[in-house]
Description: Predicted 3D model of a 345-nucleotide part of an RNA (large-subunit ribosomal RNA, domain IV) from a Chloroflexota bacterium. Its Rfam family is "Bacterial large subunit ribosomal RNA". RNAcentral holds the full RNA, with entries from ENA. Taxonomically the source falls in Chloroflexota (Bacteria, Bacillati). Model confidence (mean pLDDT): 87 of 100.
Context: one part of a larger RNA
RNA sequence: CCUCCGUUAAGGAACUCGGCAAAAUAGCCCCGUAACUUCGGGAGAAGGGGCCCUCCUGCUGGUAGUCCGCCGUACGGCGGAUGGCUGGCGGGAGGCGCAGUGCACUGGCCCAACCGACUGUUUAACAAAAACACAGGUCUCUGCCAAAGCGAAAGCUGAUGUAUAGGGGCUGACUCCUGCCCAGUGCUGGAACGUUAAAGGGAGGGCUGAUGAGGUCCGAACUGAAGCGCCAGUAAACGGCGGCCGUAACUAUAACGGUCCUAAGGUAGCGAAAUUCCUUGUCGGGUAAGUUCCGACCCGCACGAAAGGAGUAACGAGUUGGGCGCUGUCUCAACGGGGGACCCG
Numbered sequence: 001c002c003u004c005c006g007u008u009a010a011g012g013a014a015c016u017c018g019g020c021a022a023a024a025u026a027g028c029c030c031c032g033u034a035a036c037u038u039c040g041g042g043a044g045a046a047g048g049g050g051c052c053c054u055c056c057u058g059c060u061g062g063u064a065g066u067c068c069g070c071c072g073u074a075c076g077g078c079g080g081a082u083g084g085c086u087g088g089c090g091g092g093a094g095g096c097g098c099a100g101u102g103c104a105c106u107g108g109c110c111c112a113a114c115c116g117a118c119u120g121u122u123u124a125a126c127a128a129a130a131a132c133a134c135a136g137g138u139c140u141c142u143g144c145c146a147a148a149g150c151g152a153a154a155g156c157u158g159a160u161g162u163a164u165a166g167g168g169g170c171u172g173a174c175u176c177c178u179g180c181c182c183a184g185u186g187c188u189g190g191a192a193c194g195u196u197a198a199a200g201g202g203a204g205g206g207c208u209g210a211u212g213a214g215g216u217c218c219g220a221a222c223u224g225a226a227g228c229g230c231c232a233g234u235a236a237a238c239g240g241c242g243g244c245c246g247u248a249a250c251u252a253u254a255a256c257g258g259u260c261c262u263a264a265g266g267u268a269g270c271g272a273a274a275u276u277c278c279u280u281g282u283c284g285g286g287u288a289a290g291u292u293c294c295g296a297c298c299c300g301c302a303c304g305a306a307a308g309g310a311g312u313a314a315c316g317a318g319u320u321g322g323g324c325g326c327u328g329u330c331u332c333a334a335c336g337g338g339g340g341a342c343c344c345g
Base pairs, nucleotide, nucleotide: 001340002339003338004337005336006335007334008333010331011330014329019326027051028050029049030048031047036041038173052095053094054093055092056091057090058089059088060087061086062085063084065082066081067080068079069078070077071076096100108324109323110322111321112320113319114318115316116315120132121131136171137170138169139168140167141166142165148157149156150155174311175310176309177308179241180240181239184238185237186234187233188232189231190230193229194228195227199223200222204218205217206216207215208214242260243259244258245257246256269303270300281297282296283295284294285293
C1' cells in the first nucleotide's frame, strides 16, 4: 500500500450524477393511527409504552391420586375436601446491570409527481423496465369436411369443439368519455355499361397446285370470366383533421366580419408535458441560494381521443423532487483486527 472487518471527538449529506455504500429500524403484547378510497383497503400507516430475575398473592385450565358423603350388583357414577405435578392470565414487594427480543435471526419512515391498473413474464452470461402478458373493450373472419395452421400428399391440429364456439387485428382493470373527414388507399356490397385472356367464330387472304380440287398457314367482325373501370357503404380499417386580412369609446386583444383552399379543417380533455426548439419561457411554492421538482399560465417549433384522451384507490428491487431519523458519504482522517503485499526459508 491492497483487501475484508471493527470502533471513532465535534459536525451530520457539507459527499456525490444520485444518501451509492454504510448506519439506523427490527421480535412479541398493549395503546393509538391521517388524507384518500373501487369501502376491500390505505394499516405493521404514523407515533408511543411494556418485556429479565427472586418472593408473596388472585383468577383460570390440564392431569394421576388419597379421604369423606350419597347412589349403587361386581365395580362404577355424582358431590365435597385435601395434598402433588404441569400450563395460561393478572396484582404486589424486592434485586442487578449502561443496556432484560441483553447473543443471533429480525421492517427505516413520511410527503409529492410521472409511468404502468394489479399478481405475473422478459434480453440463460452488461438492460427486469414505463417493455411483454393480463382480465376487460372493440372490429373482423368462420355454418362445420368451419375459418385458420402444418404438410408436394396421405393426413393432422383446430376439436372428439359448433357462433355464449374457434382464428386474426387493435386497445389494455376501473371511472368519465371516445368528436369531424369515405377525396386517396384498403375492405365489403352492386352489376346496367366500358375494357378484357384463352377459347369459340369465321368475312377475307397467303403458300402449294394449274388459275381447279385438295392440303396448309394467316386471319377482321362478333360471342368470351374474374379483375379493373364504374356506383355505393365502411375510420375501435390504413390514414387525415388549413391559410390570409380586418374589426370594440386608452392601449391591448378580438366574441364579430371578409376572402382563398379542402374530403374534412383538431371537438372534449390535457398542455414548457417520458412530447416545448427558442427555454434556466413567465408567475407562484419549497431553499440563505433551486437549468431539477411541485402548482399555475397557454405563444401546443411538433398533445389529443382504442398506434385511445383525461382521471384514478391499491400495487412497483420502476423514474423524479422534498423531509424526518441515521450515519466515516463527507469536513478529515485516526486507531485496531483477519488475509495479502514485503523479508527469511